This is a predicted structure of a 346-nucleotide part of an RNA (small-subunit ribosomal RNA, central domain) from a metagenome. Model confidence (mean pLDDT): 90 of 100. RNAcentral holds the full RNA, with entries from SILVA.

[in-house]
Context: one part of a larger RNA
RNA sequence: CUGGGCGUAAAGGGGAUGCAGGCGGGCCUGCAAGUCAGGCGUGAAAUCUCCGAGCUCAACUUGGAGCCUGCGCCUGAAACUACGGGUCUUGAGUACGGGAGAGGAGAGUGGAACUUCCGGUGUAGCGGUGGAAUGUGUAGAUAUCGGAAGGAACACCAGUGGCGAAGGCGGCUCUCUGGCCCGUUACUGACGCUCCAGUCCGAAAGCUGGGGGAGCGAACAGGAUUAGAUACCCUGGUAGUCCCAGCUGUAAACGAUGGGCACUAGGUGUGGGUCUUUCGGGAUCCGUGCCGCAGCUAACGCAUUAAGUGCCCCGCCUGGGGAGUACGGUCGCAAGGCUGAAACUC
Repeated sequence: CUGGGCGUAAAGGGGAUGCAGGCGGGCCUGCAAGUCAGGCGUGAAAUCUCCGAGCUCAACUUGGAGCCUGCGCCUGAAACUACGGGUCUUGAGUACGGGAGAGGAGAGUGGAACUUCCGGUGUAGCGGUGGAAUGUGUAGAUAUCGGAAGGAACACCAGUGGCGAAGGCGGCUCUCUGGCCCGUUACUGACGCUCCAGUCCGAAAGCUGGGGGAGCGAACAGGAUUAGAUACCCUGGUAGUCCCAGCUGUAAACGAUGGGCACUAGGUGUGGGUCUUUCGGGAUCCGUGCCGCAGCUAACGCAUUAAGUGCCCCGCCUGGGGAGUACGGUCGCAAGGCUGAAACUC
RNA backbone atom coordinates (compact mmCIF):
# COMPACT_ATOMS: atom_id res chain seq x y z
C1' C A 1 0.00 0.00 0.00
C1' U A 2 -3.88 -3.52 -0.64
C1' G A 3 -7.39 -7.21 1.19
C1' G A 4 -10.20 -8.97 5.19
C1' G A 5 -11.75 -7.63 9.86
C1' C A 6 -12.72 -5.33 15.38
C1' G A 7 -19.77 -8.31 21.30
C1' U A 8 -17.02 -13.43 23.19
C1' A A 9 -11.31 -15.64 18.41
C1' A A 10 -6.04 -10.26 17.46
C1' A A 11 -8.70 -5.55 17.17
C1' G A 12 -13.57 0.50 19.45
C1' G A 13 -9.53 5.29 21.59
C1' G A 14 -12.05 5.92 29.27
C1' G A 15 -15.26 10.32 27.86
C1' A A 16 -16.21 15.00 25.68
C1' U A 17 -15.20 19.50 22.96
C1' G A 18 -12.95 20.72 18.62
C1' C A 19 -9.36 24.17 14.38
C1' A A 20 -7.25 21.81 9.97
C1' G A 21 -8.84 17.63 6.92
C1' G A 22 -12.69 14.21 4.87
C1' C A 23 -17.94 13.98 3.80
C1' G A 24 -22.59 16.72 3.16
C1' G A 25 -30.42 18.38 1.88
C1' G A 26 -34.38 20.18 -2.35
C1' C A 27 -35.03 23.39 -6.85
C1' C A 28 -33.35 26.98 -10.82
C1' U A 29 -29.23 29.11 -13.40
C1' G A 30 -24.11 30.06 -14.95
C1' C A 31 -19.10 28.21 -15.66
C1' A A 32 -16.40 24.03 -17.58
C1' A A 33 -11.60 22.55 -13.05
C1' G A 34 -12.69 17.16 -12.36
C1' U A 35 -15.59 13.85 -15.89
C1' C A 36 -16.92 12.18 -21.03
C1' A A 37 -16.46 12.25 -26.72
C1' G A 38 -13.76 13.37 -31.28
C1' G A 39 -9.27 15.21 -33.61
C1' C A 40 -3.96 16.52 -33.78
C1' G A 41 0.97 16.07 -31.64
C1' U A 42 4.11 13.27 -28.68
C1' G A 43 4.92 8.64 -26.11
C1' A A 44 13.59 6.80 -28.86
C1' A A 45 15.49 1.94 -29.72
C1' A A 46 15.57 -2.64 -27.35
C1' U A 47 12.04 -5.65 -24.35
C1' C A 48 6.68 -7.77 -24.77
C1' U A 49 2.40 -9.86 -28.18
C1' C A 50 0.93 -11.39 -33.23
C1' C A 51 2.20 -12.56 -38.45
C1' G A 52 6.60 -13.57 -41.44
C1' A A 53 12.12 -14.44 -42.67
C1' G A 54 17.48 -16.55 -41.63
C1' C A 55 21.04 -20.26 -39.11
C1' U A 56 18.99 -28.49 -40.68
C1' C A 57 15.08 -27.29 -35.50
C1' A A 58 15.08 -24.48 -31.13
C1' A A 59 17.44 -20.99 -28.22
C1' C A 60 19.34 -16.88 -30.98
C1' U A 61 19.18 -13.12 -34.98
C1' U A 62 15.89 -10.29 -37.98
C1' G A 63 11.31 -7.60 -41.06
C1' G A 64 6.40 -5.73 -40.39
C1' A A 65 2.26 -4.72 -37.35
C1' G A 66 0.36 -4.17 -32.54
C1' C A 67 1.44 -2.29 -27.87
C1' C A 68 3.68 1.91 -25.10
C1' U A 69 -2.75 1.69 -20.84
C1' G A 70 0.63 8.25 -20.46
C1' C A 71 1.15 13.49 -21.32
C1' G A 72 0.13 18.17 -24.06
C1' C A 73 -3.00 21.09 -27.30
C1' C A 74 -7.70 22.05 -30.03
C1' U A 75 -13.03 21.42 -30.65
C1' G A 76 -17.38 19.83 -28.32
C1' A A 77 -21.09 17.65 -24.28
C1' A A 78 -23.18 19.33 -19.33
C1' A A 79 -25.83 14.23 -16.18
C1' C A 80 -22.74 13.97 -11.71
C1' U A 81 -18.75 16.47 -8.32
C1' A A 82 -16.32 21.22 -7.51
C1' C A 83 -16.89 26.56 -8.09
C1' G A 84 -20.17 31.38 -8.84
C1' G A 85 -25.30 33.45 -8.47
C1' G A 86 -30.50 32.93 -6.89
C1' U A 87 -34.22 30.42 -4.09
C1' C A 88 -36.66 26.67 -0.58
C1' U A 89 -37.65 24.12 4.34
C1' U A 90 -37.69 18.69 5.44
C1' G A 91 -31.50 18.58 8.21
C1' A A 92 -29.61 21.98 12.12
C1' G A 93 -30.70 25.97 15.30
C1' U A 94 -33.67 30.07 17.88
C1' A A 95 -38.07 31.96 20.34
C1' C A 96 -42.63 30.82 23.12
C1' G A 97 -45.72 27.45 26.50
C1' G A 98 -45.54 23.20 29.63
C1' G A 99 -42.72 18.86 32.22
C1' A A 100 -39.62 15.05 34.84
C1' G A 101 -35.00 14.06 37.16
C1' A A 102 -29.65 10.68 43.12
C1' G A 103 -27.14 16.11 36.59
C1' G A 104 -23.20 19.77 38.80
C1' A A 105 -21.35 23.55 42.71
C1' G A 106 -21.79 26.04 47.49
C1' A A 107 -24.11 26.83 52.26
C1' G A 108 -27.14 25.06 56.10
C1' U A 109 -29.66 21.21 58.70
C1' G A 110 -32.03 16.06 60.68
C1' G A 111 -32.59 11.24 62.78
C1' A A 112 -30.84 6.17 63.50
C1' A A 113 -26.40 3.64 64.42
C1' C A 114 -21.32 3.68 66.24
C1' U A 115 -17.05 5.01 69.40
C1' U A 116 -15.19 7.79 73.47
C1' C A 117 -16.10 10.56 77.98
C1' C A 118 -19.25 11.88 82.56
C1' G A 119 -23.12 10.17 85.98
C1' G A 120 -26.92 6.30 87.89
C1' U A 121 -28.47 1.00 88.55
C1' G A 122 -25.92 -3.56 88.95
C1' U A 123 -22.18 -8.09 89.56
C1' A A 124 -18.84 -11.62 87.52
C1' G A 125 -17.91 -12.25 83.81
C1' C A 126 -17.58 -10.13 78.72
C1' G A 127 -15.79 -10.85 73.93
C1' G A 128 -14.56 -14.12 70.13
C1' U A 129 -14.62 -19.10 67.30
C1' G A 130 -15.68 -24.80 63.88
C1' G A 131 -13.58 -25.18 68.80
C1' A A 132 -10.25 -21.95 71.22
C1' A A 133 -6.72 -18.45 72.60
C1' U A 134 -4.57 -13.63 72.43
C1' G A 135 -7.75 -9.36 74.33
C1' U A 136 -10.95 -7.12 78.19
C1' G A 137 -13.10 -7.05 83.48
C1' U A 138 -13.57 -6.66 91.15
C1' A A 139 -8.90 -0.10 89.96
C1' G A 140 -16.30 -2.68 88.74
C1' A A 141 -16.25 -4.39 82.59
C1' U A 142 -20.29 -6.64 79.50
C1' A A 143 -25.73 -5.33 80.12
C1' U A 144 -29.07 -1.15 81.11
C1' C A 145 -30.75 4.21 81.94
C1' G A 146 -29.59 9.58 81.57
C1' G A 147 -26.22 13.30 79.65
C1' A A 148 -22.12 15.23 76.53
C1' A A 149 -18.66 15.17 72.41
C1' G A 150 -17.02 13.52 67.61
C1' G A 151 -16.53 11.69 62.69
C1' A A 152 -18.41 9.15 58.65
C1' A A 153 -22.49 7.21 55.97
C1' C A 154 -27.66 8.24 54.73
C1' A A 155 -32.18 2.29 56.57
C1' C A 156 -37.40 2.29 54.70
C1' C A 157 -38.99 5.01 50.01
C1' A A 158 -35.81 1.94 45.96
C1' G A 159 -37.80 0.04 41.02
C1' U A 160 -33.81 -4.75 34.40
C1' G A 161 -36.93 3.45 38.16
C1' G A 162 -34.47 8.45 37.10
C1' C A 163 -30.24 11.87 35.62
C1' G A 164 -25.37 12.57 33.33
C1' A A 165 -20.76 12.65 27.58
C1' A A 166 -18.11 9.24 30.35
C1' G A 167 -16.10 8.65 35.25
C1' G A 168 -20.34 8.76 38.13
C1' C A 169 -24.78 10.72 41.12
C1' G A 170 -29.21 8.72 46.69
C1' G A 171 -31.53 11.97 54.14
C1' C A 172 -33.80 17.12 54.08
C1' U A 173 -33.78 22.63 52.87
C1' C A 174 -32.03 27.02 50.37
C1' U A 175 -28.95 29.67 46.66
C1' C A 176 -26.30 29.45 41.92
C1' U A 177 -26.11 26.45 37.47
C1' G A 178 -25.74 22.60 32.86
C1' G A 179 -28.38 19.34 29.85
C1' C A 180 -32.93 16.76 28.24
C1' C A 181 -38.26 15.74 26.80
C1' C A 182 -43.16 17.22 25.01
C1' G A 183 -46.50 20.88 22.45
C1' U A 184 -47.99 24.79 19.12
C1' U A 185 -47.28 27.98 15.70
C1' A A 186 -43.53 31.80 14.54
C1' C A 187 -38.38 32.88 13.07
C1' U A 188 -33.09 31.91 10.75
C1' G A 189 -32.26 29.40 6.03
C1' A A 190 -27.87 23.93 5.21
C1' C A 191 -25.81 27.53 9.63
C1' G A 192 -24.71 20.09 9.12
C1' C A 193 -21.85 15.10 10.41
C1' U A 194 -17.17 13.37 11.84
C1' C A 195 -12.54 14.55 13.60
C1' C A 196 -5.25 13.79 13.27
C1' A A 197 -3.61 17.83 16.54
C1' G A 198 -4.94 20.93 20.70
C1' U A 199 -7.91 21.65 25.16
C1' C A 200 -10.95 19.95 29.15
C1' C A 201 -13.31 16.03 32.25
C1' G A 202 -11.86 11.45 34.18
C1' A A 203 -13.53 5.46 39.76
C1' A A 204 -10.23 3.49 43.19
C1' A A 205 -5.40 3.48 44.78
C1' G A 206 -1.12 6.73 45.08
C1' C A 207 1.78 11.63 45.83
C1' U A 208 2.71 17.13 48.05
C1' G A 209 1.14 20.85 51.82
C1' G A 210 -2.51 21.84 55.63
C1' G A 211 -6.63 20.06 58.60
C1' G A 212 -9.62 15.94 60.51
C1' G A 213 -9.92 10.98 62.39
C1' A A 214 -15.97 7.73 64.79
C1' G A 215 -16.16 3.15 62.18
C1' C A 216 -13.43 0.32 58.85
C1' G A 217 -8.61 -0.96 57.87
C1' A A 218 -3.13 -2.39 53.56
C1' A A 219 1.53 -2.58 56.51
C1' C A 220 2.65 -4.32 61.29
C1' A A 221 2.07 -7.08 66.28
C1' G A 222 -0.13 -10.94 68.81
C1' G A 223 -3.58 -15.49 69.19
C1' A A 224 -5.09 -19.76 66.49
C1' U A 225 -4.97 -23.38 62.25
C1' U A 226 -1.15 -26.24 59.87
C1' A A 227 3.99 -30.59 58.21
C1' G A 228 4.85 -25.28 57.46
C1' A A 229 0.93 -20.77 57.28
C1' U A 230 5.21 -14.57 55.78
C1' A A 231 -2.56 -16.74 54.34
C1' C A 232 -7.75 -17.89 54.97
C1' C A 233 -10.32 -17.28 61.16
C1' C A 234 -9.67 -14.14 65.85
C1' U A 235 -7.77 -9.73 69.13
C1' G A 236 -5.44 -5.18 68.23
C1' G A 237 -3.75 -1.55 64.68
C1' U A 238 -0.53 2.75 61.33
C1' A A 239 -0.99 4.86 56.56
C1' G A 240 -5.43 5.40 54.13
C1' U A 241 -10.59 6.07 53.87
C1' C A 242 -13.10 12.27 55.18
C1' C A 243 -12.24 18.00 54.15
C1' C A 244 -9.31 22.19 51.50
C1' A A 245 -5.58 23.34 47.65
C1' G A 246 -2.50 21.02 43.99
C1' C A 247 -0.57 16.62 41.28
C1' U A 248 -1.27 11.75 39.08
C1' G A 249 -4.39 10.09 34.29
C1' U A 250 -4.89 4.58 35.09
C1' A A 251 -9.17 0.22 35.24
C1' A A 252 -12.87 -6.12 33.50
C1' A A 253 -12.84 3.14 32.51
C1' C A 254 -17.63 -3.16 29.97
C1' G A 255 -22.99 -3.19 26.54
C1' A A 256 -15.79 -6.31 26.65
C1' U A 257 -20.37 -3.41 21.03
C1' G A 258 -16.83 4.56 18.36
C1' G A 259 -20.06 8.70 16.50
C1' G A 260 -23.93 10.42 12.93
C1' C A 261 -28.07 9.72 9.41
C1' A A 262 -31.67 6.68 6.79
C1' C A 263 -34.28 2.17 6.01
C1' U A 264 -36.16 -3.04 7.59
C1' A A 265 -42.79 -7.69 11.08
C1' G A 266 -44.65 -7.51 15.57
C1' G A 267 -45.92 -8.58 20.97
C1' U A 268 -45.50 -7.20 26.12
C1' G A 269 -43.75 -4.29 30.71
C1' U A 270 -42.00 0.37 32.64
C1' G A 271 -40.36 6.18 33.26
C1' G A 272 -41.61 11.43 31.11
C1' G A 273 -44.95 14.35 27.97
C1' U A 274 -49.10 15.24 24.36
C1' C A 275 -53.83 13.95 21.99
C1' U A 276 -58.18 11.09 22.46
C1' U A 277 -61.82 8.16 25.19
C1' U A 278 -67.73 4.51 25.24
C1' C A 279 -63.51 5.82 31.37
C1' G A 280 -62.20 -0.63 29.90
C1' G A 281 -58.94 1.66 26.78
C1' G A 282 -56.64 3.73 22.24
C1' A A 283 -52.99 6.89 19.35
C1' U A 284 -48.30 9.44 19.19
C1' C A 285 -43.12 11.38 20.59
C1' C A 286 -38.72 10.60 23.81
C1' G A 287 -36.22 7.07 27.17
C1' U A 288 -35.53 2.18 29.52
C1' G A 289 -36.29 -3.64 29.79
C1' C A 290 -38.02 -8.52 28.09
C1' C A 291 -39.72 -11.80 23.99
C1' G A 292 -39.57 -12.45 18.91
C1' C A 293 -39.93 -12.12 12.33
C1' A A 294 -36.92 -11.19 8.14
C1' G A 295 -31.89 -10.75 7.92
C1' C A 296 -27.08 -11.55 10.14
C1' U A 297 -23.59 -14.88 13.01
C1' A A 298 -18.34 -20.06 13.46
C1' A A 299 -21.65 -20.81 17.17
C1' C A 300 -23.47 -18.43 21.40
C1' G A 301 -26.54 -15.04 20.23
C1' C A 302 -28.12 -9.90 17.94
C1' A A 303 -32.71 -8.50 16.14
C1' U A 304 -36.29 -0.36 15.21
C1' U A 305 -31.72 0.69 21.93
C1' A A 306 -28.93 -4.36 15.61
C1' A A 307 -24.30 -7.69 16.00
C1' G A 308 -29.78 -6.55 9.90
C1' U A 309 -29.49 -3.22 5.10
C1' G A 310 -26.64 1.15 3.30
C1' C A 311 -23.74 5.91 3.31
C1' C A 312 -20.00 9.44 5.86
C1' C A 313 -15.92 10.33 9.33
C1' C A 314 -12.49 8.69 13.25
C1' G A 315 -9.77 4.82 16.18
C1' C A 316 -7.76 -0.01 16.04
C1' C A 317 -6.12 -5.48 14.48
C1' U A 318 -2.60 -8.64 11.16
C1' G A 319 0.22 -16.07 14.86
C1' G A 320 2.05 -17.35 20.40
C1' G A 321 6.16 -16.08 23.62
C1' G A 322 9.99 -12.34 24.12
C1' A A 323 6.75 -7.51 25.82
C1' G A 324 3.31 -3.39 26.94
C1' U A 325 9.61 -5.14 27.99
C1' A A 326 14.39 -2.44 26.03
C1' C A 327 16.16 1.97 23.80
C1' G A 328 15.01 6.98 22.53
C1' G A 329 11.55 10.94 23.10
C1' U A 330 7.95 13.25 26.15
C1' C A 331 4.90 14.10 30.70
C1' G A 332 5.24 13.44 36.28
C1' C A 333 7.63 15.52 42.91
C1' A A 334 7.74 10.33 42.91
C1' A A 335 5.17 5.98 41.90
C1' G A 336 4.85 5.75 37.09
C1' G A 337 2.05 7.27 32.36
C1' C A 338 2.07 7.92 26.88
C1' U A 339 4.68 6.45 22.51
C1' G A 340 6.82 1.52 21.59
C1' A A 341 10.73 -2.26 18.92
C1' A A 342 14.44 -6.22 17.87
C1' A A 343 17.49 -10.49 18.52
C1' C A 344 16.01 -15.17 19.85
C1' U A 345 12.29 -19.01 20.17
C1' C A 346 7.74 -22.25 19.18